The RNA shown here (SAM riboswitch aptamer (S box leader)) has 94 nucleotides and comes from a soil metagenome. Rfam family: SAM riboswitch aptamer (S box leader). Gene Ontology term of the family: regulation of gene expression. RNAcentral holds the sequence, with entries from MGnify. The coordinates come from a structure-prediction model, not an experiment, and the mean pLDDT is 83.
């Protein structure tokens, strides 16, 4: 810089008190075990590989590199014509 962000997917071990990005306000999760680390499993399909197709756009399969596996990116914050849309911020990929 650009694309996407209403879908999807968790168990076990170690450990032991916080966590949901930061600030504020809410709301929520958590000793029936937070965060973190490890193992295995899974989801997805951005990159990648393959097949097909093609003017261009693309379709399908795989899963090597990332990513992810409570709640819409948990919600709100700024703007508008306010069941919504846009912006900003953030996350992930290239």
């Nucleotide at each position: 810089u650009u694309a996407u962000c209403a879908a999807g997917a968790g168990u076990g071990g170690c450990u032991g008190a916080g966590g949901g990005a930061a600030c504020a306000g809410g709301c929520c999760c958590u000793a029936u075990g937070a965060a973190g680390c490890c193992a295995c499993a899974g989801c997805a399909a951005c990159c990648u590989g393959g097949u097909c197709g093609c003017c261009c756009g693309g379709a399908c399969c795989a899963a090597g590199g990332u990513g992810c596996u409570a709640a819409u990116u948990c919600c709100u914050g700024c703007c508008c014509u306010u069941u919504g849309g846009g912006g900003g911020a953030g996350a992930u990929g290239a």